This is a predicted structure of a 315-nucleotide RNA (Bacterial RNase P class A) from an Actinomycetes bacterium.
RNA sequence: UGAGUUGGUUGGAUGGUCGCGGCAAUAGCCGAGGAAGGUCGGGGCUCCAAAGGGCAAGGUGCUAGUUAACGGCUAGUCGGGGCGACCCGCAGGACAGUGCCACAGAAAACAAACCGCCUAUAUUUAUAGGUAAGGGUGAAACGGCGUGGUAAGAGCACACCGCAUUUGAGGUGACUCAAAUGGCAGGGCAAACCCCACCUGGAGCAAGGUCAAACAAGAAACGAGUUGCCCGCUCUAUGUUUCUAGGUAGACUGCUUAGAUGGAUGGCCAUCCCGUAACAACGGACAGAACCCCGCCUAUAGAUCAACUCAUCUU
Numbered sequence: 001u002g003a004g005u006u007g008g009u010u011g012g013a014u015g016g017u018c019g020c021g022g023c024a025a026u027a028g029c030c031g032a033g034g035a036a037g038g039u040c041g042g043g044g045c046u047c048c049a050a051a052g053g054g055c056a057a058g059g060u061g062c063u064a065g066u067u068a069a070c071g072g073c074u075a076g077u078c079g080g081g082g083c084g085a086c087c088c089g090c091a092g093g094a095c096a097g098u099g100c101c102a103c104a105g106a107a108a109a110c111a112a113a114c115c116g117c118c119u120a121u122a123u124u125u126a127u128a129g130g131u132a133a134g135g136g137u138g139a140a141a142c143g144g145c146g147u148g149g150u151a152a153g154a155g156c157a158c159a160c161c162g163c164a165u166u167u168g169a170g171g172u173g174a175c176u177c178a179a180a181u182g183g184c185a186g187g188g189c190a191a192a193c194c195c196c197a198c199c200u201g202g203a204g205c206a207a208g209g210u211c212a213a214a215c216a217a218g219a220a221a222c223g224a225g226u227u228g229c230c231c232g233c234u235c236u237a238u239g240u241u242u243c244u245a246g247g248u249a250g251a252c253u254g255c256u257u258a259g260a261u262g263g264a265u266g267g268c269c270a271u272c273c274c275g276u277a278a279c280a281a282c283g284g285a286c287a288g289a290a291c292c293c294c295g296c297c298u299a300u301a302g303a304u305c306a307a308c309u310c311a312u313c314u315u
Stems, first nucleotide, its partner, number of pairs: 001311010012272007020031004033286001037297002040295005045204004052231004057200005062076005077091001078089004092195002097193002099189003114135002116131006143161002146158003162184001163182008208253004217244006223235003273284004
């Protein structure tokens, strides 16, 4: 100097004028965000409701910590990507069971010989036996590489790696490292059903509360009680529930430092600010609360800060 990675800040200001919403006697004062978006999660709050239990169903899924809680966050382990700073996670179980792996290929679960190689016979074209190292197919072919050995080959043998078992050391743990023994390995998919562990009542501010208004019946059942089923509990026949049909439905509250309720902060003028080399000219992003809070995901013109990585050059 350039290219990157990670984490932040800001994202227009002032005055005048006309206008909008709330408060206020007037004067006057106050009036959208980092995501307000998505509605993907967790709660506060309200009601069912005067208890509970089981099954089903749903969610999460490496370890530790944190939090009101979460599938969040912090730190780590393992796996993958990147030269690197860093980024990503489909991260419990395939030996409980079921299922799938098309096509191609000899063969895709406990198999397999198409080409090839070797041996024997025969003699110009075949048969028999051996082999799975080489080639082909495929996403994947029952360890890898090298040496020896063999008729040719093969863990057949050996060294190293890998795998399995055992032991030791480190760590809270996930896990890591080392050694010894053994020729030794029953593929993949569970973001397929499933198994295991942990967690979970339901409905939601159009929840609810108060006042006002109006009310006409008919049929069916024996029950009704906020995912579904069962047990239990509570209420219950002058009753309750379901369906058909008619009538009424307004206001206040819930509702909050903005607090609307068809839903408000805008238009114009001037000056300044930022960007481009710039007096001019041009441009100034994404985008608007609706009971409240904590996260996650997505969008964002431009300006700016810090740390780290890589490359090149100079001293």
Notes:
The prediction has a mean pLDDT of 76.